Annotation: This is a predicted structure of a 476-nucleotide part of an RNA (small-subunit ribosomal RNA, 3' major domain) from a metagenome. RNAcentral holds the full RNA, with entries from SILVA.
Context: one part of a larger RNA
């Protein structure tokens, strides 16, 4: 000097407390662990592995196993020889296909070097083979936590120290004062973006206040530029203003105006470093393997298995509900190999047909809870849907192993869930739909988006984790 402590002192953090809602027990879904298999590919493993790599394993993917093939190779770069048109495309046989024999068609271009194709050897290709503890690169984490340095001085034999400590403050090594230190850098903030108010500017495809016209109805039309909104600019919040309190300082407390007040609110943004964290299977890249195989086609099977165990989710158990009928209100988005309206046909899923739409214009669209109305009457029920039968639908080359969805029938477990446990301080939990990526097809997952919308927070003594002094150490 650190780091450590069931030392101490200050202060934070949904860390605990006060609240709300879960997990944990039913069933299903999903991941891992165990087992089991030919194979169940292979990473991830306290927090920071387990709805994670995977933004989508019927074939492909596929890396696994099983047969059957190929060997200069499925794809790249030459160099030597050799043939020719090759390649392609029809047919025949074998076959599960890859592909292996045959056969007809064609029998090319040229600047005459050669292009272009195959065979043949020969360098050489391949490797999702191993080593994240040889490495780039990228990321997770402490932690958006307030720290981490440094040049000069100065103090000390030195290893350091100071400075950065202290007395105030702050979300903040954030500002002030003090101070043998004085400046400085990476971080804090701030500059960027969204978002909450206003102005200007524009006015279609978006808007309808006023006029005029029309309709069963509808900005449906002439118009209109007022207001919604769209979108580019421009203002507005800075402790500026007042009043206290404090050292006359920073700052804080209450208070005027304001659409917002004290970092309005949300996002981007991760210091120096930990942890031989994670990743050689995105990439890249040493060294080692391997080379008729660890390459690589190709068809089938497997990554979908099931005494069980753990994780994360959805759906419940019901009257604040279920079930039927009516009504109403959105935002983010996609859409041409695309998204599709009216209309018919089907109880449905969906099918016929195909108008507008390269979209503020047309479509996906139907928002759901809400609300009004009716019913059911506490029951394993009209609850709650799991299994399981049958019939079907779509999409694919093909739903058996293995796909979503629809209808009839069946209707299991669940009556609030032990110990333990986790999330959230406001438009936040909770609760309700809705788009989006992948994607032929498949979402209870993950990224978004609106609707309705609480409680609680005395306070920091405990629990856990951080920060700043200081103390003890046989630890480095």
């Nucleotide at each position: 000097u650190g780091a450590c402590g069931g030392g101490g002192g200050c202060c934070c953090g949904c860390a605990c407390a006060a609240g709300c809602g879960g997990u944990g027990g039913a069933g299903u879904a999903u991941g891992u662990g165990g087992u089991u298999u030919a194979a169940u590919u292979c990473g991830a493993u306290g927090c920071a592995a387990c709805g994670c790599g995977a933004a989508g394993a019927a074939c492909c993917u596929u890396a696994c196993c099983g047969a059957g093939g190929u060997u200069u190779g499925a794809a790249a770069u030459g160099c030597a020889g050799u043939g020719g048109a090759a390649a392609g495309c029809u047919c025949u046989g074998g076959g599960a296909a890859a592909c292996c024999a045959g056969u007809g068609c064609c029998c090319c271009c040229u600047u005459c070097g050669g292009g272009c194709c195959g065979c043949u050897g020969u360098a050489c290709a391949g490797g999702u083979g191993c080593u994240g503890c040889a490495u780039g690169g990228c990321u997770g984490u402490c932690g958006u936590c307030a720290g981490c340095u440094c040049g000069u001085g100065u103090c000390g034999u030195g290893a350091g120290a100071u400075g950065u400590u202290g007395g105030g403050u702050u979300a903040a090594g954030u500002c002030c004062c003090g101070c043998a230190a004085c400046g400085a850098g990476c971080g804090c903030a701030a500059c960027c973006c969204c978002u909450a108010u206003u102005c200007u500017u524009a006015g279609u495809u978006g808007c309808c206040a006023u006029c005029a016209g029309g309709u069963a109805a509808u900005g449906c039309u002439g118009g209109g530029a007022a207001c919604u909104c769209u979108a580019a600019g421009a203002a507005g919040a800075c402790u500026g203003c007042c009043g206290g309190u404090u050292u006359u300082a920073a700052a804080c407390c209450g208070g005027a105006g304001g659409a917002a007040g004290g970092u309005g609110g949300g996002g981007a943004u991760g210091a120096c470093g930990u942890c031989a964290a994670g990743u050689c299977c995105u990439c890249a890249u040493g060294g080692c393997c391997u080379u008729u195989a660890u390459a690589u086609c190709u068809c089938g099977g497997g990554c979908u298995a099931c005494a069980c165990a753990c994780g994360u989710a959805c759906u419940a158990c019901a009257a604040u509900g279920g079930c039927c009928g009516g009504u109403a209100c959105a935002g983010c988005g996609g859409g041409u190999u695309g998204c599709a309206a009216u209309a018919c046909c089907g109880c449905g899923g969906g099918g016929u047909g195909g108008a507008g739409c390269c979209a503020a214009u047309c479509c996906c669209a139907a928002a759901a809870a809400a609300c009004c109305g009716g019913u059911c009457u506490c029951a394993g029920u009209u609850c709650g849907a799991a299994u399981u039968g049958g019939a079907g639908u779509c999409u694919g080359c093909a739903a058996c192993u293995c796909g979503a969805c629809u209808c009839c029938a069946u209707g299991a477990a669940g009556u609030a869930g032990g110990a333990a446990u986790c999330g959230c301080u406001a438009g936040u939990a909770a609760u309700c739909g809705c788009g989006g990526a992948u994607c032929a097809g498949c979402a209870u997952g993950c990224c978004g988006c609106g609707g309705u919308g609480a409680a609680u927070a005395c306070g920091u003594u405990c629990c856990c984790g951080g920060g700043c002094c200081u103390u003890g150490u046989a630890c480095a």